[in-house]
Molecule: Glycine riboswitch aptamer
Organism: Anaerolineae bacterium
RNA sequence: GUCUGUCAGUGCGGAGAGUGCGCCGGGACUCAACCCAGCGCCGCCGAAGGGGCAAGCCGCCAGCAGGCUGGGCUGGGCGGCGAAACUCUCAGGCUUCAGGACGCACCGAUUGGC
Numbered sequence: 001g002u003c004u005g006u007c008a009g010u011g012c013g014g015a016g017a018g019u020g021c022g023c024c025g026g027g028a029c030u031c032a033a034c035c036c037a038g039c040g041c042c043g044c045c046g047a048a049g050g051g052g053c054a055a056g057c058c059g060c061c062a063g064c065a066g067g068c069u070g071g072g073c074u075g076g077g078c079g080g081c082g083a084a085a086c087u088c089u090c091a092g093g094c095u096u097c098a099g100g101a102c103g104c105a106c107c108g109a110u111u112g113g114c
Base pairs, nucleotide, nucleotide: 001114002113003112005110006109007108009106010105011104012103013102018042020041021040022039023038025036026035027034043094044093045092049090050088051087052086056081057080058079059078060077061076062074063073064072
């Protein structure tokens, strides 16, 4: 220098589901409509974060085959590891704004290869 992975920053894109009901407080000229916040109840969403697991792998045991060892096999048993946009809905969210997994670009740090 170049390729590649990871991470941070910036920019752009980025879904879903309640402007639900009740109570209470504040704001706006007294009340209500209206706006803001809190609590409770019911319904709903999955893409912050978090939990769960399939194949497979590993360990122990059991069984099977067999000169011994090394080892092999089994829709066998128990345990461990084990991904996601799947699943749960703890957390979060349900007009807009915001947030948002993830993607792209730029920039910086760094792993590995040449």